[in-house]
RNA sequence: AAACUGCAGCGGCAAACCCGUCGAAAGCCGGGGACGCAAAGCUUCCGGUCUAAGGGCCCGAUGGCCUAUGACAGCGGGGUUGCCAGU
Numbered sequence: 001a002a003a004c005u006g007c008a009g010c011g012g013c014a015a016a017c018c019c020g021u022c023g024a025a026a027g028c029c030g031g032g033g034a035c036g037c038a039a040a041g042c043u044u045c046c047g048g049u050c051u052a053a054g055g056g057c058c059c060g061a062u063g064g065c066c067u068a069u070g071a072c073a074g075c076g077g078g079g080u081u082g083c084c085a086g087u
Stems, first nucleotide, its partner, number of pairs: 003087004012037002017032004022027001035074001041080003045077003048072003054067005
């Protein structure tokens, strides 16, 4: 220095749920809270999933269907950075 492995020392993150903010929604953010996580750090490049405001089509109609330019990195893969211990 690289690869692999891990039962994680000091420490780190924080699911569901509750309160508040933003948002059409999915969901984000802040506080509380811990199911879990060794990259549950970062990144939408690929696949997947969620939503459908706007747009398109349909309908006599409250509506129905399609669509991401919106999201999910705690769905998987890729890229990238990094801590501890061991080999």
The prediction has a mean pLDDT of 85. The RNA shown here (c-di-GMP-I riboswitch aptamer) has 87 nucleotides and comes from a Gammaproteobacteria bacterium. Rfam family: c-di-GMP-I riboswitch aptamer. Rfam links the family to the GO term cyclic-di-GMP binding.